Background
Two RNAs folded together computationally: RNase P RNA and transfer RNA, 455 nucleotides in total. The prediction has a mean pLDDT of 76.
RNA sequence: CGGGAUGGGUGCGUGACCGUGGUGGUCGGCAUGUCCGAUCAGCGAGGAAAGUCCGGGCUCCGCAUGGCAGGAUGGUCGUUAACUGCGACCGGGGGUAACCCCAGGGAAAGUGCCACAGAAAGUAUACUGCCGUCCGGCACGAGAGUGUGGCGGUGAGGGUGAAAUGGUGAGGUAAGAGCUCACCGGCCGGCUGGUGACAGUCGGCGCAUGGCAAACCCCAUCUGGAGCAAGACCGUAUAGAGGAUUCCUUCGGGAGCGUGUCGCCUGCACGCAGUUCCUCGGGUAGGUCGCACGAGGCUGUCGGCAACGGCAGUCCCAGAAGAAUGGUCACGACUCGUCGAUGGCGAGAUACAGAACCCGGCUUACAGCCCAUCCCGACAC
RNA sequence: GUGGGUGUAGCUCAGCUGGUUAGAGUGCCGGUUUGUGGUACCGGAAGUCGGGGGUUCAAGUCCCCUCACCCACC
Numbered sequence: 001c002g003g004g005a006u007g008g009g010u011g012c013g014u015g016a017c018c019g020u021g022g023u024g025g026u027c028g029g030c031a032u033g034u035c036c037g038a039u040c041a042g043c044g045a046g047g048a049a050a051g052u053c054c055g056g057g058c059u060c061c062g063c064a065u066g067g068c069a070g071g072a073u074g075g076u077c078g079u080u081a082a083c084u085g086c087g088a089c090c091g092g093g094g095g096u097a098a099c100c101c102c103a104g105g106g107a108a109a110g111u112g113c114c115a116c117a118g119a120a121a122g123u124a125u126a127c128u129g130c131c132g133u134c135c136g137g138c139a140c141g142a143g144a145g146u147g148u149g150g151c152g153g154u155g156a157g158g159g160u161g162a163a164a165u166g167g168u169g170a171g172g173u174a175a176g177a178g179c180u181c182a183c184c185g186g187c188c189g190g191c192u193g194g195u196g197a198c199a200g201u202c203g204g205c206g207c208a209u210g211g212c213a214a215a216c217c218c219c220a221u222c223u224g225g226a227g228c229a230a231g232a233c234c235g236u237a238u239a240g241a242g243g244a245u246u247c248c249u250u251c252g253g254g255a256g257c258g259u260g261u262c263g264c265c266u267g268c269a270c271g272c273a274g275u276u277c278c279u280c281g282g283g284u285a286g287g288u289c290g291c292a293c294g295a296g297g298c299u300g301u302c303g304g305c306a307a308c309g310g311c312a313g314u315c316c317c318a319g320a321a322g323a324a325u326g327g328u329c330a331c332g333a334c335u336c337g338u339c340g341a342u343g344g345c346g347a348g349a350u351a352c353a354g355a356a357c358c359c360g361g362c363u364u365a366c367a368g369c370c371c372a373u374c375c376c377g378a379c380a381c
Numbered sequence: 382g383u384g385g386g387u388g389u390a391g392c393u394c395a396g397c398u399g400g401u402u403a404g405a406g407u408g409c410c411g412g413u414u415u416g417u418g419g420u421a422c423c424g425g426a427a428g429u430c431g432g433g434g435g436u437u438c439a440a441g442u443c444c445c446c447u448c449a450c451c452c453a454c455c
Stems, first nucleotide, its partner, number of pairs: 001377010012332007020044002023041007030033001046352001050363002053361005058227004066265003070223005075089005090104001091102004105218002110216002112212003127158002129154004134150002137148004166184006185207001186205008231289004240280005246255003256272005296315008334348006382454007391407004400438001409425005431447005
């Protein structure tokens, strides 16, 4: 210098004026209020506020115990409030490398599938071959024998396929085959190291039991449901219709019926002659709270490889409901052009997007710019 | 806030329990027929299966992520 890998940051700044949504203070008004007006102070979008793909807080329900069904997850260890997150490591794959990717438990529990091709795709089989010390039919030959056929051995070679019953080499044999041996691979067991996934090593087994579980399924772990329109309070409004109300009792209770949170059962709660309970239907006007101090931000330090955690200091930081967060000007910053060039002049751009109960992740969108670490190649010293 | 669906040729749709060259109608192009056009007949082209990744021998189909659109309920 060129190419590449990974991680991170920024997302226009300052000032003036005007405007706007909350909060707090002061003053004033009368219709005394969660009111109106004036004024002052302070605050007012994001890295993704987005998609709503995961997880949690919070709220309500019978406080959620047991089981079935359903769903989710799937290497190990750690981290966390929790997770399909994150970190480190292990194993596998890709890349020259930095580095990147992986739902990565079980296929000798069972079921199912494996198109086409091929002999055969699974409690398999023999197309072409090779061999025979077997039969002895047929043809040729003087004969030895050769060819062909039958029967048997074999499963190595050819061919098919994504995949063919471990691979390579040697021995062995009639020809062959883990038939035997060496090395590699696999399975089983022991030992060593490691918290562990696993790795290394030793011994045994010649080793017919392929692939797919992101096919059904099995195993392990987790899982109650609904959601701020949750839910609480105040106010407003308020035709009706239908059903249930049982039995036993030693008065403690038991049985039964009804209702109650997605599917079911169990369990549990409430009610069963009381101005009771349940179902359907009708009706009304909204308002307040929830609602912003929180698994909070920033800085420093300590522990840890890291994710993350501990401690100390410091800060208070949007809260709307036709829904605020904006406009103008000046200066500066950025980019481009130009000139008489530590500068002047002119022009231009500023993306993606926008809170709505809150938080932790993931993913997606994003103009322009910046930083750090590392790898490969070339050249120069 | 919650639940569900769709995306395949220019257009409208098929594509089963993964399987061989992804089809149909219509439209388009060329030819024949006609004096010409239409109709009819014959032939042909046209597809990143919305995008990315994974599982598998093999993916439009299975799984995950994502984009766009549509519907339903409170």
It holds a member of the Rfam family "Bacterial RNase P class A". The family's RNA type in Rfam is ribozyme.